[in-house]
Order: sequence, then structure tokens, then C1' cells
RNA sequence: GCGCCUAUAGCUCAUCUGGAUAGAGCGCCAGACUUCGAAUCUGGAGGUGGUAGGUUCGAGUCCUGCUAGGCGCA
Repeated sequence: GCGCCUAUAGCUCAUCUGGAUAGAGCGCCAGACUUCGAAUCUGGAGGUGGUAGGUUCGAGUCCUGCUAGGCGCA
């Protein structure tokens, strides 16, 4: 230099063929339980979906640039 893949909650990941309010586990907070904790159970908070544009009635999903990470070739 060229090609390919990835980017969604604090972490690890789902999210179907573009369609109604984006979810799960762990973690965090509160409560129940306990002498107190741990474990367990119940409830809750937390996301402008890397970034900037485009297409569309409608974009996490399709297209393009950029950024970051990974893999391969030279």
C1' cells in the first nucleotide's frame, strides 16, 4: 500500500427479511431473607447503537467517507 472482518448498557453478547416501546447474562442500586454477611428471591436504574453523511414513509439493520481494533497478502 491492497483486501476482508468487527464497533449495540460498566463487561461479554443477542437483535430474524428494514417496521410498533432495542433485549439477555454478569455487574451496579434498593427491598425480602439472615444475628451480620454470602448465597437465593423480587424489583429498579443504566443505550442519542464508534463518528459524519446518504437512501427510504420508516435505519441498530442497506450505501459511502472517516476513526479505532483484529486478520490476511505484498
RNAcentral holds the sequence, with entries from ENA. A computed fold for a 74-nucleotide RNA from Treponema sp., annotated as transfer RNA. Its Rfam family is "tRNA".